[in-house]
RNA sequence: GAUCCCAUAGCUCAGCCGGAUAGAGCGAUGCUUUCCUAAAGCAUAGGUCGGACGUUCGAAUCGUCUUGGGGUCG
Numbered sequence: 001g002a003u004c005c006c007a008u009a010g011c012u013c014a015g016c017c018g019g020a021u022a023g024a025g026c027g028a029u030g031c032u033u034u035c036c037u038a039a040a041g042c043a044u045a046g047g048u049c050g051g052a053c054g055u056u057c058g059a060a061u062c063g064u065c066u067u068g069g070g071g072u073c074g
Base pairs, nucleotide, nucleotide: 001073002072003071004070005069006068007067010026011025012024013023019057028044029043030042031041032040050066051065052064053063054062
């Protein structure tokens, strides 16, 4: 220098052949239970989907550029 992959909640990830309020597990908080803790059950909070621009009625999803990480080739 060329090319490919990854980036979504505090963590690990799903969704990614465009369409309903963006989800799961763990974690956090509250409540129930218990003498207390743990476990269990219920509930709640937490995200401008790495960033910018574009396409579209509509973008986490498609295109371009870019940032960070990883791989291959030279």

This is a predicted structure of a 74-nucleotide RNA (transfer RNA) from an uncultured Pseudomonadota bacterium. Rfam family: tRNA. It is annotated as a transfer RNA. Its mean pLDDT, the model's own confidence on a scale to 100, is 81.